[in-house]
Context: one part of a larger RNA
RNA sequence: AACACCGUCUUAUCAUUCUUCUUGAAGCAAGAGCCAAGGAGUGUAUAGUAGUGGCAAGCCGAAAGGCGCAGCGAAAGCGAUGGCGAGCAGCAUGCGAGGCGCAUGGUAUGAAAAUGCCAAAGUCACUAUUAUACGACCCGAAGCCUCUACGAUCUACUCGUGGCUAGGGCGAAGGUAGACUAACGUCUGCUGGAGGCCCGCAACCAAUUAUGGCAUGUCCUACUGGGUGAGCUACGGGUAGCGGCGAUAUACCACUCGAGCGAGGCAAUAGCGGGUCCCUUCUGAAGUAUCUUUAGGAUAGCCUCAGGGGAGUUUGUAUAUGCGGUAGAGCUACCGAUUGGCAUGGGCGGGGUAGAAAUACCCCACAUGCUUGUCAAACUCCGAAUGCAUAUACUGCGUAGAUCCUGAGAGUCGGCGCAUUUGGGUAAGCUAGAUGUGCGAGACUACAAAGACAGUGACUAGGGUUAAGGUCCCCAAAUCCUAAUUAAGUGUAUCAAAGGGGGAAAAUUUCUUAGACAGCUGGGAGGUAGGCUCAGAAGCAGCCAUCCUUCAAAAAACGCGUAAUAGCGUACCAGUCGAGGGAUUUUUCUCCAAAAAUAUACGGGGCUAAAUUAGGUACCGAUACCUUAGAGUGCGUUAAGCACUGGUAAGAAGGCGUGUGGUGCAUCAAGAAGUUGGUUCGAAAGAACCAAUGGAAUGCAUCGCAGUGAAUAUCUUGGU
Repeated sequence: AACACCGUCUUAUCAUUCUUCUUGAAGCAAGAGCCAAGGAGUGUAUAGUAGUGGCAAGCCGAAAGGCGCAGCGAAAGCGAUGGCGAGCAGCAUGCGAGGCGCAUGGUAUGAAAAUGCCAAAGUCACUAUUAUACGACCCGAAGCCUCUACGAUCUACUCGUGGCUAGGGCGAAGGUAGACUAACGUCUGCUGGAGGCCCGCAACCAAUUAUGGCAUGUCCUACUGGGUGAGCUACGGGUAGCGGCGAUAUACCACUCGAGCGAGGCAAUAGCGGGUCCCUUCUGAAGUAUCUUUAGGAUAGCCUCAGGGGAGUUUGUAUAUGCGGUAGAGCUACCGAUUGGCAUGGGCGGGGUAGAAAUACCCCACAUGCUUGUCAAACUCCGAAUGCAUAUACUGCGUAGAUCCUGAGAGUCGGCGCAUUUGGGUAAGCUAGAUGUGCGAGACUACAAAGACAGUGACUAGGGUUAAGGUCCCCAAAUCCUAAUUAAGUGUAUCAAAGGGGGAAAAUUUCUUAGACAGCUGGGAGGUAGGCUCAGAAGCAGCCAUCCUUCAAAAAACGCGUAAUAGCGUACCAGUCGAGGGAUUUUUCUCCAAAAAUAUACGGGGCUAAAUUAGGUACCGAUACCUUAGAGUGCGUUAAGCACUGGUAAGAAGGCGUGUGGUGCAUCAAGAAGUUGGUUCGAAAGAACCAAUGGAAUGCAUCGCAGUGAAUAUCUUGGU
């Protein structure tokens, strides 16, 4: 001087807002706009346990008296240990407190044997914790009640006194005049003015309708409806809460009505919902069993803490001896089901034939036997593996104290995923179980992201090595090596069928220089147009037969064709050519079949390897492992050292801070508390110091007392 490390500063990035119920929440569940202040395990009594202290066969209380010093027995009643042994801690080689075993004793039962209970430490206070009773950690109902109060200025009905109802139309009864009639009476004209009558945008009322209006109100507007009536309306009275009033809508009774409202009982009750405040250390669950109106609780199981005791215990493996009836298998071993055949049988049964009928015969069904072919969770003549019990050995754990025993405090009783597996279901990210393991309560690494899958169990910091998984770039590490495959961007972490294609590899078989396969050249004939049928049928509509000859070879014809012939190919043969060809099967890669929702979409870029298969070497890669330093906990003659230190519910322990009181000692106008900013210390709660501000009180040590710690309660109040 540089690097590393440490400290500081700056920049960038990361720490997914927190809380809650939950198997599971970064989110598409619930709560919180922000700030400040307030806001939830408290008190009394009684009881249990533990710790500490006082006194102690007594303790407490003023006393009465309470608890203890003796028990056993339903009762009458009777009425108790330091004998022996092994032996922990310890001392140090045989002693040995407590505890343990045996014996002994008290008492009850019993004729006895014997069995049950018992045989010398308490009591009072304080502290901690828990239980019970009380509001009992805080907040939250709907409701219930009261010889409780207030309400009919709204509205329902009702009483009293009033008010209002344009205009027009129809034209009841009655009256009157005339006519008619023997009379009763009838008819006509006029008059008259009835009516829950008619029309009506008069006033007034307000029932219906509108995908009307906006100011979203039992509002407004428009149309429709009522409009002399059970009408509308003003003012003043009456009826009151299990009551009123009601042309009943459970309507209305002051924005309240299946029972008004105020106050009180009242902090009703809530197995339900929400909330419940500082730090660190040690340990660390359960979602199972039984009972239960089963969202809850009790007891047990599992967790924590304290004490006792003092040597075994049994995770695993092996061997031995037992237990068992599953998997499998079997059924002529039962039981039930079940295919075909043969034989036998007869009482009923069904059908058929013959017959008038009785009846006879046949078939089916049934039963039995033989034979043949199959099945069973509720079949078994059989029958594993795993498992369970006991014993022995090894292993593991244990005097650094296990298994075990006693006491105190809990939480848990909604579970869920994966692997293997059983029942249900077509199946399910389905459902009811079993075994194991994980998540729950588990971080970190990998799989793009991720609860459970793979790796691995995080005290703190540094360095190194690996695991799963990876190594072209994003992105740390191989554009690594060898041999193949794929041409589909197949594939590059994760789906596809029947069926049909394209390559590669392998196997079997057949033909082939006596010349294969394909191509090319040539031949492919005769009896005969085979017979029949038929209008015709000549290889080729159909039926029957399918012979013989010549040949190197050539079908009484495989296809096209003709009305029928004709014609064109084929099988088959020769020549030419000159080396492999054909068929079947298996394996592997790939194509088509192939349609989904924000975005092309392997995480992306991109890749012909940077894909796939097989093999190899190196490297990267975690809080794992190794190593260095440090912190804490447990154990340890308190020495060396060894082991340990993820954690929800929960238990235990040790600390920090706030208010206030006692005692002692301090700071302060040369500037207290508080406030703002900064620095340092501590594992943290927190503490100290510096500067400024501020302008009068404050702190430390120790011992007490508690209205003692907030981010959540649709929290309360204030501010914004």
This is a predicted structure of a 720-nucleotide part of an RNA (large-subunit ribosomal RNA, domain II) from a hot springs metagenome. RNAcentral holds the full RNA, with entries from SILVA.